The part of an RNA shown here (small-subunit ribosomal RNA, 3' major domain) has 486 nucleotides and comes from a metagenome. The coordinates come from a structure-prediction model, not an experiment, and the mean pLDDT is 83.
Context: one part of a larger RNA
Formats: sequence, structure tokens, C1' cells
RNA sequence: UGACGGGGGCCUGCACAAGCGGUGGAGUAUGUGGCUCAAUUCGAUGCAACGCGAAGAACCUUACCUGGCCUUGACAUGUACGUAGUAGAAGGGUGAAAGCCUGACGAGGUAGCAAUACCAGCGUACACAGGUGCUGCAUGGCUGUCGUCAGCUCGUGUCGUGAGAUGUUGGGUUAAGUCCCGCAACGAGCGCAACCCCUGUGUCCUGUUGCCACCCCGGCGAGAGUCGGGAGCACUCCGGACAGACUGCCUCGCUUAAACGAGGAGGAAGGUGGGGAUGACGUCAAGUCAGUAUGGCCCUUACGGCCAGGGCUGCACACGUACUACAAUGCCCGGUACAAAGGGAAGCAAGACCGUCAGGUGGCGCAAAUCCCCAAAAACCGGGCCCAGUUCAGAUUGUCGUCUGCAACUCGACGGCAUGAAGCUGGAGUCGCUAGUAAUGGCGCAUCAGCUACGGCGCCGUGAAUACGUUCCCAGGCCUUGUACA
Repeated sequence: UGACGGGGGCCUGCACAAGCGGUGGAGUAUGUGGCUCAAUUCGAUGCAACGCGAAGAACCUUACCUGGCCUUGACAUGUACGUAGUAGAAGGGUGAAAGCCUGACGAGGUAGCAAUACCAGCGUACACAGGUGCUGCAUGGCUGUCGUCAGCUCGUGUCGUGAGAUGUUGGGUUAAGUCCCGCAACGAGCGCAACCCCUGUGUCCUGUUGCCACCCCGGCGAGAGUCGGGAGCACUCCGGACAGACUGCCUCGCUUAAACGAGGAGGAAGGUGGGGAUGACGUCAAGUCAGUAUGGCCCUUACGGCCAGGGCUGCACACGUACUACAAUGCCCGGUACAAAGGGAAGCAAGACCGUCAGGUGGCGCAAAUCCCCAAAAACCGGGCCCAGUUCAGAUUGUCGUCUGCAACUCGACGGCAUGAAGCUGGAGUCGCUAGUAAUGGCGCAUCAGCUACGGCGCCGUGAAUACGUUCCCAGGCCUUGUACA
């Protein structure tokens, strides 16, 4: 100087407390361990592995296993030699395919008048290719984590023999090493904050594909009104430009002062308005050689390459993360409102018709503020159920179908009918959340032929409770103290 302490002081955080909802019990989905297996490919392992790499394992993917094949190779560059019925190739044989054997027909480019030479192609040989083989403890790059915590340092000066100290400590204050005051320090850098994006208010501009208040015309209608067209840009909205918030104003408090704190006015918004992006010096020999790159080592008729089938989906069991429930604030039936954000051409697909349904036929329109996906659902209105393993719950199984795809046996999703399991709120324990949040309801997208999505990433609707407080648990920051530790 650090690190550590079941030392002290001060402070912070959904850390505790106060609340709300879960998880741990059930069924299923998914990941992992274990077991099994010819193989169940590999990696990730406290927080910070376990719906993780994987934003799509039937084949492919695929790296694993079994079997059948290839050997300058599926791919790149170069050298040498050879090569005209050459490259290519309908077809045939064998085969599970790959491959192997054969094969009617049958080319090209550049230079040159031409002969010919060179190229392309093919064959042979050699350099080499190839390796998801090993080492993340040889590495680059990227990432996680402490932690969006408030820290980490430097120059000059001063002090100390020196390691070092000072500054950065102290008194206040802040979300903040934020700011103020003081001080042998004075300054500065990386961090904090601000600058960036979205959102909340207003003004101006723009006006189609958006809008429809006023005005006109037409159709329907008894009328209210509704539909279509014109005119229009008021309003909504799309998108630009600007304004707005700064403790600026008032009162009080603090040590008299500053920083600041509390309250108020005005305001759409008030003290960082809300959210995002942004992650200092470093720690964990943290993670990744299987994204790619890369040193070294290893394989080279195989540890490389192609193909078929299987496996990654295996099941006495254990754990993590989720979904669906156990019901009456509910379930079922009928009616009826109100979104946002996205996607669409090998695509999204309307009206109509067929089918109980999944879906099918058909194809208007639309490269989309125009058309389509599109029905929002919870909510609301009316009716039924009457506390029961039920009109709760839906696993499992049987059967009949639909769709995608060369192909749904291993091993897809969805629908109809039948079947109706466990489950009556879950032990010890444990998790999330402080406001448009939790809880709850639906919608979209990426990947994608299809889909095991209940996952991930977004969007909007409805919309709470509680925080006395910091004694305790956990993590962290600053000062100080002890130490036989470095």
C1' cells in the first nucleotide's frame, strides 16, 4: 500500500421490512444431470450453466453410429507429361443411394493466311488441398460478471532514507469524485452528467394512399340516417422545422455563506419528466480453437470426402425454467364494442361456394398510409350451471380426417367424434415486482416447406396494493481500526 475481520462509524440498492403475484405439490412442454445405447455429436456447470450456443434436429441441417463407396480428392493455386470423337451427353447395366461400367449423338475461346501454338476441359504424377481433430492454461476478436457501482489515474509541486503519501482526506450536499466551503497543494485525463434516439405539450409548414367539420350532387329510406361522388385541408394523422424545464420565480430551512433541501405558483410536463442506447481502471488463467481468424501439435487410400439408414426425440430416476389447471371475481352458449406494432410477390390473399371442423375450390385487390393478413381478446349485455372431482380440469388412449413435404414408421402440426387421468392452492425453502409497474387479456414478427413456440423479441387493452423504517439477511461504496496474510 492492499486484502481480510462472527471490528467500528456513515451511506446506497426490491437487500430486508410493508404489500401483490408466483415457484417448491399435479399433468404437460422444454433444457440439464444420470442411466441406457452401435450412436444417443459437441460445448455451457454457484451467482454470471440448465426454453443456454439452437431466431425452427423427419431427409438436409449433422459435427455422432452402422453399412456401401472415393483417394490431387466436394473446394483453391501451381508444375510436368499425355490427350480430338476431347468437353458435354439422351439412354442402358448394376445398386438402397453414392459410386462403378458403358454410351448413340457431339462442341468452344485467343493469336495466325495456314501449318500450328496457347487456353478451357479431361487423364496421370507431384507440390498441396481437407480436418466441427487437441490445446480458450499459447492467442486475436467478441462476450458475460462485479456494475450504470462511483470510482480509477496522471503531470508538476510538497512531505518521507524508502516503499509511498498528499491531491482523492475533512465539514455540508447529491443519483453521482455531483456541487460548495476549507485545506501543501495546483491543474488535468478516463468514468458521472450533458450532447443521441423514442415518448409526453404547443406553434408553423406539407396534404396523398391520410382526414371528412362546413358546402354541393346522386342512390336507398316515411324519417332519422346511410352509401357513393365532388369540393375542401378545419380536425385527426403522417413527417419536417421550431418552442418548451433552467431550481428560472416566491416562501422557509441549513453555520452568517454557498452548494443544497422542503413547500408553493405558473405549466402538458418540475427538480435526472418517463424509457432506451451508452459499461471507466480492472477482477474471475470466467466463456468461446464448434461463427470466423490464428501459433503449436496431430491425421493424410484417413481423424479427409460422398451416400443410404439410424441417432441427436432413447427412460427405474433427480433438478432448473415455463405452460395449463385445481374453479363461481368462475365455466359454457348467444349478442355486441374499442387497439398498437408488424408482415406480404416462389408472397399476403378479399367477396362467393363446399365442408360440423382442420381445410378445400376459386381468385377481386395489392411490391401496399391505397389491397390483404385482420377476428383483437379480456371488458360489456342476455341466458344456463349451483359447489359436485362437477357443464371444473384437460393428460392419456381409440378411430376417422386435413395440410406441408420426394418422404410424417422410428419422429410433424392441426381438426372431428369418443375416452376422460392426476389435480380441491401445494412441506422445508425460494423467486419477481415501487406505476401505466405487478397482475391479467389478446395481437404481431424473426427463424421457417411444415413444425413439436407453452420459447425469444416486440405491440397495445384492463390495471392495483404497499414502503413505519434501516435492528437484522445479501451485495456494494467511503473513512477509520486490528492483523503472525501478500